RNAcentral holds the full RNA, with entries from Greengenes. This is a predicted structure of a 351-nucleotide part of an RNA (small-subunit ribosomal RNA, central domain) from an uncultured bacterium. Its mean pLDDT, the model's own confidence on a scale to 100, is 87.
[in-house]
Context: one part of a larger RNA
RNA sequence: UGGGGCGUAUAGAGCUCGUAGGUGGUCUGUCACGUCUGCUGUGGAAACGCAAGGCUCAACCUUGCGCGUGCACAGGGUACCGGCGGACUAUAGUGCACCACGGGAGUCUGGAAUUCCUGGUGUAGCGGUGAAAUGCGCAGAUAUCACGAGGUACACCGGUGGCGAAGUCGGGACUCUGGGCUGUAACUGACGCUGAGGAGCGAAAGCAUGGGGAGCGAACAGGAUUAGAUACGCUGGUAGUCCAUGCCGUAAACGUUGGGCACUAGGUGUGGGGUCCAUUCCACGGAUUCCGCGCCGUAGAUAACGCAUUAAGUGCCCCGCCUGGGGAGUACGGCCGCAAGGCUAAAACUC
Numbered sequence: 001u002g003g004g005g006c007g008u009a010u011a012g013a014g015c016u017c018g019u020a021g022g023u024g025g026u027c028u029g030u031c032a033c034g035u036c037u038g039c040u041g042u043g044g045a046a047a048c049g050c051a052a053g054g055c056u057c058a059a060c061c062u063u064g065c066g067c068g069u070g071c072a073c074a075g076g077g078u079a080c081c082g083g084c085g086g087a088c089u090a091u092a093g094u095g096c097a098c099c100a101c102g103g104g105a106g107u108c109u110g111g112a113a114u115u116c117c118u119g120g121u122g123u124a125g126c127g128g129u130g131a132a133a134u135g136c137g138c139a140g141a142u143a144u145c146a147c148g149a150g151g152u153a154c155a156c157c158g159g160u161g162g163c164g165a166a167g168u169c170g171g172g173a174c175u176c177u178g179g180g181c182u183g184u185a186a187c188u189g190a191c192g193c194u195g196a197g198g199a200g201c202g203a204a205a206g207c208a209u210g211g212g213g214a215g216c217g218a219a220c221a222g223g224a225u226u227a228g229a230u231a232c233g234c235u236g237g238u239a240g241u242c243c244a245u246g247c248c249g250u251a252a253a254c255g256u257u258g259g260g261c262a263c264u265a266g267g268u269g270u271g272g273g274g275u276c277c278a279u280u281c282c283a284c285g286g287a288u289u290c291c292g293c294g295c296c297g298u299a300g301a302u303a304a305c306g307c308a309u310u311a312a313g314u315g316c317c318c319c320g321c322c323u324g325g326g327g328a329g330u331a332c333g334g335c336c337g338c339a340a341g342g343c344u345a346a347a348a349c350u351c
Base pairs, nucleotide, nucleotide: 003323004322005321006320007305008304012319014201015200016199017198021194022193023192025088026087027086028085029084030083031082034080035077036076037075040072041071042070048066049065050064051063052062053061054060092188093187094186095184096183097182099180103177104176105175106174107173108172109171110154115149116148118146119145120144121143125136126135162169206247207246208245209244210243211242215241216240220236221235222234258318259317260316261315262314263313266296267295268294269293270292271291272290273289274288275287276286277285300307324351325350326349333344334343335342336341
């Protein structure tokens, strides 16, 4: 590199946007770049193939023809690809009308609970465990009532449910703001898809500066357990967890399943819309259609498990990645980072 692959065996980048590139709907005119056709020229010698000839044969040598799959000029063809021009509306986008939503950012605010402070009642225990002890408590704890302080998280609703590209998002109100669905068919008229590099977002932990600190709680301390116990269970407890700003850029970042388009039996539940029917109205109901989230299941494909209109089925387009185990996601170099480290990424050797 080819081939074969990438749910679970090696293999889908954490996610999105997007440059180059690749690829691309219907009709039509034109050109003739690709493409097709025959002609002409050229396509060294040697080699190779065929035929003939020369060394007594052969190897070898000589001659002729072929081959030389190619290139170029001019001519012709125009279905397809492509260039240029025109037209279209089924891709895509815009407008208008409507709908649902824990989508995002900021400001303000609420109640429950834990802890603490003060005061009241009240007395000897509380707490904790398998059992205990450390710990707290007559300087009045635990329990209980009232007032207050402060920080965190938002019970019920809550769902097999919703939104978001992913990470993720859940008390309430307001302001700003993103995306999506449905209907309509007014507008643009292929504007599309993918996307090497690149850019942005990106849980937790961690880092920097400044705040904050109720609960929880790495480290640490004590008391237990134990042969030991640098652990599991207990009592404390610092970073951290929270906020603001900046950095880090990784996760079993998982559906372990890249994105887009089209096609291929059904059944059932659920979320958001539309249309029609029935109903005096509401509610409820039936049919159908679009978008989303699930379960079951046929064909098919699969090593099997399982997948199965949300494909792992059938095809097309584009990107990423894999190629025996270990060494190793390591060394070296480069780039990034304050650091921790991240990205890129071998070889010897060995089985």